[in-house]
Small-subunit ribosomal RNA, central domain from an uncultured bacterium, 349 nucleotides, folded computationally. The coordinates come from a structure-prediction model, not an experiment, and the mean pLDDT is 88. RNAcentral holds the full RNA, with entries from Greengenes.
Context: one part of a larger RNA
RNA sequence: CUGGGUGUAAAGGGUGCGCAGGCGGGAGUGCAAGUUGGAUGUGAAAUGCCGGGGCUCAACCCCGGAGCUGCAUCCAAAACUGUACUUCUUGAGUGAAGUAGAGGCAGGCGGAAUUCCGAGUGUAGCGGUGAAAUGCGUAGAUAUUCGGAGGAACACCAGUGGCGAAGGCGGCCUGCUGGGCUUUAACUGACGCUGAGGCACGAAAGCAUGGGGAGCAAACAGGAUUAGAUACCCUGGUAGUCCAUGCUGUAAACGAUGAAUGCUAGGUGUGGGGGGACUGACCCCUUCCGUGCCGGAGUAAACACAAUAAGCAUUCCACCUGGGGAGUACGGCCGCAAGGCUGAAACUC
Numbered sequence: 001c002u003g004g005g006u007g008u009a010a011a012g013g014g015u016g017c018g019c020a021g022g023c024g025g026g027a028g029u030g031c032a033a034g035u036u037g038g039a040u041g042u043g044a045a046a047u048g049c050c051g052g053g054g055c056u057c058a059a060c061c062c063c064g065g066a067g068c069u070g071c072a073u074c075c076a077a078a079a080c081u082g083u084a085c086u087u088c089u090u091g092a093g094u095g096a097a098g099u100a101g102a103g104g105c106a107g108g109c110g111g112a113a114u115u116c117c118g119a120g121u122g123u124a125g126c127g128g129u130g131a132a133a134u135g136c137g138u139a140g141a142u143a144u145u146c147g148g149a150g151g152a153a154c155a156c157c158a159g160u161g162g163c164g165a166a167g168g169c170g171g172c173c174u175g176c177u178g179g180g181c182u183u184u185a186a187c188u189g190a191c192g193c194u195g196a197g198g199c200a201c202g203a204a205a206g207c208a209u210g211g212g213g214a215g216c217a218a219a220c221a222g223g224a225u226u227a228g229a230u231a232c233c234c235u236g237g238u239a240g241u242c243c244a245u246g247c248u249g250u251a252a253a254c255g256a257u258g259a260a261u262g263c264u265a266g267g268u269g270u271g272g273g274g275g276g277a278c279u280g281a282c283c284c285c286u287u288c289c290g291u292g293c294c295g296g297a298g299u300a301a302a303c304a305c306a307a308u309a310a311g312c313a314u315u316c317c318a319c320c321u322g323g324g325g326a327g328u329a330c331g332g333c334c335g336c337a338a339g340g341c342u343g344a345a346a347c348u349c
Base pairs, nucleotide, nucleotide: 003321004320005319006318007303008302012317014201015200016199017198021194022193023192025088026087027086028085029084030083031082033081034080035077036076037075038074039073040072041071042070049065050064051063052062053061054060091191092188093187094186095184096183097182098181099180103177104176105175106174107173108172109171110154115149116148117147118146119145120144121143125136126135162169163168206247207246208245209244210243211242215241216240220236221235222234223233258316259315260314261313262312263311266294267293268292269291270290271289272288273287274286275285276284298305299304322349323348324347331342332341333340334339
């Protein structure tokens, strides 16, 4: 460079926004850069190819021909690409009318439960396990009643339910705020898709500073178990888990399935809207968006996927190219550090 691929065999970037770039809807007119046709010039000779000839053949040599797939200039064509202008509305966006939701941020409030503290009742046990022991308890525990403190999480509702780009989001109320969907068709008139770099977001753990600390609980201690037990079980228990600000930038960040558009049998559930029919919020018919299951064609190595495609096509990006060595070394960039990103080779099978 080319080919074939990327759900599970190697391979989809964790996710979005977006500069450059690549690609891009219908109609008309002009131009003629790409494109196509023609003409002229050039494309040296030798070599190579085809035909013929000369050395007794061949190598070798000679003659002729085609070719030299190219470049330049000129003329012409205008379907496609490009470009300029005009125009259209179906792509995209705006407006209007509705609508569902744990979407985000901030503030306030609530009840249940655990723990601790005070007080009352009450007495010898409690707790824990396979069985125990460590532990707690006559300085009155456990249990029970009342009061108080504090932190964290929000039972039921709850649902292959909803929302969000992903990570993720769940008590109630208020304020601020993002997005979606439906209907309408008033407006703009291709304004679009993708997106190397870049920028932003990004679970948990971890880091820095300052708070907070109920429960849980790495580390740690003790008790058991065991041949041993640096574990599994038990009693304790510190970081941490929580808050504020900043950093880290990873994950089985998974649907292990990039984004966008169009097309290609059905059936059945469920969430949100619209239309029709009906006495009717029901049921029924229909339509759009989402989310599941089953299934035909087709695809597939099989499993399976199957309008939410892994089918049929187009555009753009990312990535793969035998296993180990190795996501290591070196260098560079980033980070306070931990480490992250980029990322080999020798050697070996």
Its Rfam family is "Bacterial small subunit ribosomal RNA".